[in-house]
RNA sequence: AUCAUGAAGGGUUUGAUCCUGGCUCAGAAUGAACGCUGGCGGCGUGGAUUAGGCAUGCAAGUCGAACGCGAACGUUUGCCUUCGGGUGAACAAGUAGAGUGGCGUAAGGGUGAGUAAUACUUGGAUAACCUACCUUCAAGUCGGGGACAACAGCUCGAAAGGGCUGCUAAUACCCGAUGGUCCUGCGGAGAUACGUCUCCGUAGGUAAAGUUUUUCGCUUGGAGAGGGGUCCAAGGCCUAUCAGCUUGUUGGUGAGGUAAAAGCUCACCAAGGCAAUGACGGGUAGCCGGACUGAGAGGUUGGCCGGCCACAUGGGGACUGAGACACUGCCCUGACUCCUACGGGAGGCUGCAGUCGAGAAUCUUCCGCAAUGGGCGAAAGCCUGACGGAGCGACGCCGCGUGCAGGAUGAAGGCCCUCGGGUCGUAAACUGCUGUCACAUGUUAAGAACCCUACUUAGUAGGUUGACAAAGGCAUGAAAGGAAGUCACGGCUAACUCCGUGCCAGCAGCCGCGGUAAGACGGAGGUGGCAAGCGUUAUUCGGAUUUACUGGGCAUAAAGCGCGCGUAGGCGGCUCGGUCAGUCGGAGGUGAAAGCCCGCAGCUCAACUGCGGAAUUGCCCCCGAUACUGCCGAGCUUGAGUGCAGGAGGGGUGACUGGAACUCAGGGUGUAGCGGUGAAAUGCGUAGAUAUCCUGAGGAACACCGGAGGCGAAGGCGAGUCACUGGACUGCUACUGACGCUGAGGCGCGAAAGCUAGGGGAGCAAACAGGAUUAGAUACCCUGGUAGUCCUAGCUGUAAACGAUGGGCACUAGGCAGUGGGGCUCCGAUGGCUUCACUGUCGAAGCUAAUGUAUUAAGUGCCCCGCCUGGGGAGUACGGUCGCAAGGCUGAAACUCAAAGGAAUUGACGGGGGCUCACACAAGCGGUGGAGCAUGUGGUUUAAUUCGAAGCAACGCGCAGAACCUUACCAGGGUUUGAAAUGCACGGAUUAGCUUCCAGAGAUGGAAGUGACGCCUUUUGGUGGAACGUGCACAGGUGUUGCAUGGCUGUCGUCAGCUCGUGUCGUGAGAUGUCGGGUUAAGUCCCUGAACGAGCGAAACCCCUGUCGUUAGUUGCCAACGGGUAAUGCCGGGGACUCUAGCGAGACUGCCGUUGUCAAAACGGAGGAAGGUGGGGACGACGUCAAGUCAUCAUGGCCUUUAUGUCCUGUGCUACUCACGUGCUACAAUGGUCGGGACAAUACGACGCGAACCCGCGAGGGGGAGCUAAUCGUUCAAACCUGGCCCCAGUUCGGAUUGAAGGCUGCAAUUCGCCUUCAUGAAGUUGGAAUCGCUAGUAAUCGCGGAUCAGCUACGCCGCGGUGAAUAUGUUCCUGAGCCUUGUACACACCGCCCGUCAAGCCACGAAAGUUGGGAGUACCCGAAGUCGUGUGCCUAACCGCAAGGAGGGUAGCGCCGACGGUAAGCUCAAUGAUUGGGACUAAGUCGUAACAAGGUAGCCGUAGGGGAACCUGCGGCUGGAUCACCUCCUUU
Repeated sequence: AUCAUGAAGGGUUUGAUCCUGGCUCAGAAUGAACGCUGGCGGCGUGGAUUAGGCAUGCAAGUCGAACGCGAACGUUUGCCUUCGGGUGAACAAGUAGAGUGGCGUAAGGGUGAGUAAUACUUGGAUAACCUACCUUCAAGUCGGGGACAACAGCUCGAAAGGGCUGCUAAUACCCGAUGGUCCUGCGGAGAUACGUCUCCGUAGGUAAAGUUUUUCGCUUGGAGAGGGGUCCAAGGCCUAUCAGCUUGUUGGUGAGGUAAAAGCUCACCAAGGCAAUGACGGGUAGCCGGACUGAGAGGUUGGCCGGCCACAUGGGGACUGAGACACUGCCCUGACUCCUACGGGAGGCUGCAGUCGAGAAUCUUCCGCAAUGGGCGAAAGCCUGACGGAGCGACGCCGCGUGCAGGAUGAAGGCCCUCGGGUCGUAAACUGCUGUCACAUGUUAAGAACCCUACUUAGUAGGUUGACAAAGGCAUGAAAGGAAGUCACGGCUAACUCCGUGCCAGCAGCCGCGGUAAGACGGAGGUGGCAAGCGUUAUUCGGAUUUACUGGGCAUAAAGCGCGCGUAGGCGGCUCGGUCAGUCGGAGGUGAAAGCCCGCAGCUCAACUGCGGAAUUGCCCCCGAUACUGCCGAGCUUGAGUGCAGGAGGGGUGACUGGAACUCAGGGUGUAGCGGUGAAAUGCGUAGAUAUCCUGAGGAACACCGGAGGCGAAGGCGAGUCACUGGACUGCUACUGACGCUGAGGCGCGAAAGCUAGGGGAGCAAACAGGAUUAGAUACCCUGGUAGUCCUAGCUGUAAACGAUGGGCACUAGGCAGUGGGGCUCCGAUGGCUUCACUGUCGAAGCUAAUGUAUUAAGUGCCCCGCCUGGGGAGUACGGUCGCAAGGCUGAAACUCAAAGGAAUUGACGGGGGCUCACACAAGCGGUGGAGCAUGUGGUUUAAUUCGAAGCAACGCGCAGAACCUUACCAGGGUUUGAAAUGCACGGAUUAGCUUCCAGAGAUGGAAGUGACGCCUUUUGGUGGAACGUGCACAGGUGUUGCAUGGCUGUCGUCAGCUCGUGUCGUGAGAUGUCGGGUUAAGUCCCUGAACGAGCGAAACCCCUGUCGUUAGUUGCCAACGGGUAAUGCCGGGGACUCUAGCGAGACUGCCGUUGUCAAAACGGAGGAAGGUGGGGACGACGUCAAGUCAUCAUGGCCUUUAUGUCCUGUGCUACUCACGUGCUACAAUGGUCGGGACAAUACGACGCGAACCCGCGAGGGGGAGCUAAUCGUUCAAACCUGGCCCCAGUUCGGAUUGAAGGCUGCAAUUCGCCUUCAUGAAGUUGGAAUCGCUAGUAAUCGCGGAUCAGCUACGCCGCGGUGAAUAUGUUCCUGAGCCUUGUACACACCGCCCGUCAAGCCACGAAAGUUGGGAGUACCCGAAGUCGUGUGCCUAACCGCAAGGAGGGUAGCGCCGACGGUAAGCUCAAUGAUUGGGACUAAGUCGUAACAAGGUAGCCGUAGGGGAACCUGCGGCUGGAUCACCUCCUUU
């Protein structure tokens, strides 16, 4: 400088992460359809399905200037007339009409059935061809003739349509002449691509048409233009579950045939031709320019417009013609429809409209030839459903409008609301303005030039022609008037609330919503998007780099063939020369137009259209370049191979040999067991086993050496010797000279199991039998045991055949080690250095999703092969092929899911591991489980037995106290603004309160009496508060949801944990810190360390208690002093002591020693009241259990409102066959009982504690001092000590139960209280399996107090003190917990996940005796039309001939071929089929538990057998197995 304008992602697998991978969305498009809606215009577009059937009309005619005929209606008129009419003439008119003839009808128009090549596209060839009309050039147009239609007559037929006879014209037909550069034959010359072409000469042959005023025609030949035929090459679909196909097939010779080459056809000859670069077969399909999409490369598509092809009711055939095997021509055949007089005929909308049918679906039976174009004609003109237009359809694209400005009491109304308000919303109303479209009125173009006439001469003048069109433009008028919907609003994806519903109804493109607070369903309000449309459905491309050419992969995600040899093919070392095929450059031809793109222009803009340019990335031809590749030739040695010299080796095959062990047999010794297991049993053994010794037999395998050591391509190979044999390695560098690498097909080898035949058979051991185990046990364990394992010969051909890693070559840091060789090194050598090949391991860079890999690559490159494309269905079905079989190889689809997967992370879990802790176990003490009773629960019962709590962590729990009350339940009786709250309105009276009476079970109702308050006040009243009554709002609910909640609580657990900031590491989730070594009760502390710090927990701070000091002494205390008493701190006093209760001190591993890392700390000691947290309490991290509680309370939603509210009486919560939990009392002598004696602490007391004293056996009663309490009281503590009795007994144990008599509380003890006395005197003699508590002032045992409370069912609970032990060797086990680590398919987290049979429903598919239909062929039969051949019968105008006759023509008949049809045997596709097989799917079915942890027998692969099922067992293999130990190796020092 030029070119270039172009590339986005999201959701969804997980607890989270990265990756792989599918599904899905956002975009654009359409000949569309459907739903809702719909104002106008322009331009386009519209039968995609049944190439299904079609009524009706039209779509190809024209020429009288090629030709012969030739009307009628009607008008005028003559004649006749029965007055109805008849018959002539003229005009109509040489018109209409038919016919002969010419041209056209092969174009235009339609459709896409067929066609995978006879097609199409691009480029060539035709020296192998044709061409009417048109243009141009040259020459010519002479003389004759005979017919046939029309027409007329006769005649057949219903019709369609004919037949016979007769007449006639031509640009129809025929004959003759002339004629050339035409055609044919022959001769010659030149050129050539050897096929042929051009030129010259010569002989023969071939033509015509007239009409007319010009003109237009006609004939022959040449050329052109345009059109066509044929041939060649290349290109563009799927399928190999189609692998072989072919007989006119491939070629030749000859003949025929065509416009023309050719097996195009025929005869003969030869045996070829095509195919893995995919023949043949099957399926599908018109092809292209282009269109859609895409950044592009591509992918998809071929409707409209244009080019080509094919077809015209299905099939066949030719005729005519320049051209057809002919859409609106002909013949035949089939199907169908119509007419018919039943004899016979007619028809072909895939032309334009239209109709029926099928379908989700596609228009008017319109106008016009005015324009453009076509046919005919000299022309006027005629014809033209081509075309130009209009109509219908929002089907598409484009444009316009439905107003604009102002307008806040932010109106009304809707919706929401925290009730304050917010929002629809300047939106409306209202005011002003404008006038597009539509409407009305008026006015007015372009599309028109031909043509005709006149004049002139190629022009002028005049005249005429408009389907569209009641359109369009312009002007005027009136008027905001007539004109907005649709979809969405959980995320993706812009847009949110209320109500209804309650896993229902429904939504959904994917993920997913809905089970009573749904932004996801339905409605409403609001909001967002687009807009005369908006959504949905269908389809294509995109996104998807998800088939990867651009631009992917294969260790573990899907994917390397089990391994080798090797064919085709692909790729290939160094040097030189040639060639120029590939490749590159330049030029030419072509790549139609339209379209796309750019520029300009025309419709007001745009869509649309016109003009010009660019592009058309391709193909062909010519010229040039020669680096690279190819090809040809010549060489080279480094790749490859050969040779020579060596050593290593479980490499292979065969033969022979050996010892140990085992089993069996014989014999000896010997005696009662052996064997086996977790424990047993089956089994063997007194007929002598096992054990042991000797002898013999047999088969299989080869201990030690032996090693991640060796060899082999892999599978695999292990005693020794011999024989034969393959490969690798090292050294030498003599030879060959690229001989190489890979390898589709192909061929070979190929563990174990298995198969065939024959041997062999010791041990082991599928199947099988028995014994165990177990709920069962078709298993694991045990005792036996057959195939098999072994050999020979053959087959099979698969494995986790694995390094889950194809082969080859090259390059890219190292360390260490092993095996087999070689070299160097003055000594020292079992040494050091070095080199080649092989085998390992650690590791840098790099790579990888990560794990990992890393010179033995999974790094960096090149070459070749194989394989993958979501999971399941399924390595299944069908087909083919291999196999004796088992089965192998190849290998789908329907259907179904939104995942399936890899690696790594954090947890949780493990019948994984390590470390540690705890009354967890153990060691102890005492209990529970047995009895009776108490109490709670379940169950049962009931009118109700109110409700809740449910493993630990419900069950003497809520209840720290149910006779009524409580009370929530039940029965009955009442009540309805309510028992209690607030507000409003109205009312009347004075009421409220208090007392009494009556009815009633009471609530309640009634009556009587008494009787208040504030303010004003003429003391009569007014008014007000409270109350009452009525009414309205509302109250009320122990109704529901603890899974809507707050609060509170339990539990793990007083376990030591749980986190954060910054930094670092990792793509990331995350990790690190918090791990490791010590230590601790402790994540307590110390040390190390990519961590450094911090927080919540632990500890400490707080309370009680233990020692001392100090302060203070009343109600406490009393040593000393004094007083007093029978006695007592009783009194005065005192603060010393105890005590009280404030403040302090004290304990910190502080000191010493030892151990320990110079640490933390541990152990021991001293001192001390107390020693390592002194003891006890309060205090409970992040969190878990949708733990508990809506019945403490609070509270959302729902429900109820003369009841689910509320009041009352009486019941019930206390029932009672049974079961469980928690307790009490016991079973006795460590006791019971009686008497005497001693010592506490905490508490509580005015609705109370209650002393002394009196009464009662006692409970208790009377009594009332004192006490608002360090003063008085409860208050005598009991166990204990001491003395007596009891003497082992169901007792002087034990006290249940029952009777009687009493006491107390209370309105009231019947259901249903407690206590006392007397009497009664049950079970029970220490408790099965199992199970609980406790480590010191603890357990055990003894009593005392308190709350609640009238009383009490308290033996409960919460506290208090008295007496006061035993044991702990320890951490193997049980339970629970913490940390680290490991495995995991778990994450609702093991109460997890999950497999298979069976049963049920539903869906698609396979098999199946068969049945039915379609398709393509093969063989044979029949054989229409028709061409060709023949044609001796028959017919015959033109020419020849005087004639007879001939030439020529035609035809019947015959022959070949031949459509339809028929027969036969198959092939193939589809549908269907009793039954059958597996598969997929489906909240809560059955059986088990296979897998995931060592999944409780490690799992898995191949194979074989067995079994309800998952599965089990045998053999071989793999690690994708945990754990422990050992070996080896590595890292660090």
Model confidence (mean pLDDT): 83 of 100. A computed fold for a 1533-nucleotide RNA from a Planctomycetota bacterium, annotated as small-subunit ribosomal RNA. Its Rfam family is "Bacterial small subunit ribosomal RNA". It was read from a public genome assembly.